[in-house]
């Protein structure tokens, strides 16, 4: 310097925003009411420095399954291994954002 292998996937979490639900604020309509207002429900809009539910979610997080490799075994099967891993800027998707994807990238050691 070159080639090959170091795999795939489920559940969850760190984290993430705001499509929907909820929350909250404003307005409109209806009813009661002399006014001011009140009541329950409906409609519309705003807010994620709104705790939440739905949702997204890790190569370098957790925990399983499968696969692969090695050893034993007449066979059925059994056991073991699956290591290491600092990391921008910027861009992309989705409703939007992110430790998602670009990316075990650029770069560093």
């Nucleotide at each position: 310097g070159c080639a090959a292998u170091a795999g795939c996937u489920g559940a969850c979490u760190a984290g993430g925003g705001u499509u929907c639900c909820g929350a909250u604020c404003c307005g409109c309509g209806a009813u009661c009411a002399a006014c001011a207002g009140a009541u329950a429900u409906g409609c519309g809009g705003g807010u994620g420095a709104c705790u939440g539910g739905u949702c997204c979610g890790a190569g370098a997080g957790u925990u399983g399954g499968c696969g692969a490799c090695c050893u034993c075994c007449u066979u059925c099967g059994a056991g073991g291994u699956u290591a290491c891993a600092c990391g921008g800027c910027g861009g992309g998707a989705u409703a939007a954002a992110a430790g998602c994807c670009c990316g075990g990238g650029a770069g560093a050691a």
Molecule: Guanidine-I riboswitch aptamer
Organism: Pseudomonadales bacterium